A computed fold for a 104-nucleotide RNA from a Melioribacteraceae bacterium, annotated as SAM riboswitch aptamer (S box leader). Taxonomically the source falls in Melioribacteraceae (Bacteria, Pseudomonadati, Ignavibacteriota, Ignavibacteria). Rfam family: SAM riboswitch aptamer (S box leader). Rfam describes the family as follows. The SAM riboswitch is found upstream of a number of genes which code for proteins involved in methionine or cysteine biosynthesis in Gram-positive bacteria. Its mean pLDDT, the model's own confidence on a scale to 100, is 81.
RNA sequence: GUUUUAUCAAGAAAGGUUGAGGGAAAGGCCCUAUGACACCUUAGCAACCUGAAUAUUUAUUCAAGGUGCUAAUUCCAACCCAAUUUAUUUGGGAGAGAUAAGUA
Repeated sequence: GUUUUAUCAAGAAAGGUUGAGGGAAAGGCCCUAUGACACCUUAGCAACCUGAAUAUUUAUUCAAGGUGCUAAUUCCAACCCAAUUUAUUUGGGAGAGAUAAGUA
C1' cells in the first nucleotide's frame, strides 16, 4: 500500500532544540517570529485492542500493558438529494481522510 468492521459534535499541555511555514486534497476561513511545521522530554486525555471483577454472550465497573490523540466538528466546503427559497441557510447521504482491530 489492498481489503473488512467500528468510531469520528466530547476530552486533554508545558518545557527544550530548530527557524518558516502549517491546517491531506487549486476554494474559503484560520494558526504562525508573542516562534508555525518537525523532533525530544515530561505531563495529560480517551478507552479500540488487552487484563481483572460481576453478570452470562452481550453488557456493566475498574486498571492502563499495545496503539492513538492533546487549535478550530475530520475547521468549513468540494459530489448527490431534500427543505427553505433565488442564492442563501439547514438537514441527510455518498466519496475522501484519520484511528483501532483484523485480513489475503